[in-house]
Molecule: transfer RNA
Organism: Candidatus Elusimicrobium euhamitermitis
RNA sequence: GGGCCGGUAGCUCAGCUGGUAGAGCAUCUCCUUUACACGGAGGGGGUCGUAGGUUCAAGUCCUAUCCGGCCCA
Numbered sequence: 001g002g003g004c005c006g007g008u009a010g011c012u013c014a015g016c017u018g019g020u021a022g023a024g025c026a027u028c029u030c031c032u033u034u035a036c037a038c039g040g041a042g043g044g045g046g047u048c049g050u051a052g053g054u055u056c057a058a059g060u061c062c063u064a065u066c067c068g069g070c071c072c073a
Base pairs, nucleotide, nucleotide: 001072002071003070004069005068006067007066010025011024012023013022019056027043028042029041030040031039049065050064051063052062053061
C1' cells in the first nucleotide's frame, strides 16, 4: 500500500427486505425475608465510531475518513 471483518446502553451482543432501536448481565426503586441471598414487578440509561450524500423516511443503502482484528504484498 491492497483486501476482508467489526465499531449499536456501563459490559457482551441482536437488529431480517430502509419504516420512529432491543435482549441478557450490570445499575436504581418496589414486593418478598428478622436481615442477606435467590426469586418477582417496574424504571433510568443511546450523537447507532465520525463527516457528508441518497430518500418522505437511514443502525440498515452510497462516498470519504478514524479506531481495532485478520490476510496479502